[in-house]
RNA sequence: GGGCGGUUAGCUCAGCGGUAGAGCGCUUAUCUGAUAAGUAAGAGGUGAAUGGUUCGACACCAUUACCGCCCA
Numbered sequence: 001g002g003g004c005g006g007u008u009a010g011c012u013c014a015g016c017g018g019u020a021g022a023g024c025g026c027u028u029a030u031c032u033g034a035u036a037a038g039u040a041a042g043a044g045g046u047g048a049a050u051g052g053u054u055c056g057a058c059a060c061c062a063u064u065a066c067c068g069c070c071c072a
Base pairs, nucleotide, nucleotide: 001071002070003069004068005067006066007065010024011023012022013021018055026042027041028040029039030038048064049063050062051061052060
């Protein structure tokens, strides 16, 4: 330099055009002599950035940034 993949909650990841979810973690309550486990409830997201397409974009297109893999 060229090609490909990834970027979504604190972490690991779903979702493939119609108002964003799970597991773990965290908080509160309950339970216990106490802790853990269990049970119930809850908080937490400018969806990497900018622009475009569309009635509507996390998703499609372009560019940029960062991470990884392959080729040279």
RNAcentral holds the sequence, with entries from ENA.
The RNA shown here (transfer RNA) has 72 nucleotides and comes from a Candidatus Daviesbacteria bacterium.
Its Rfam family is "tRNA". Rfam's curators write: Transfer RNA (tRNA) molecules are approximately 80 nucleotides in length. The family's RNA type in Rfam is transfer RNA.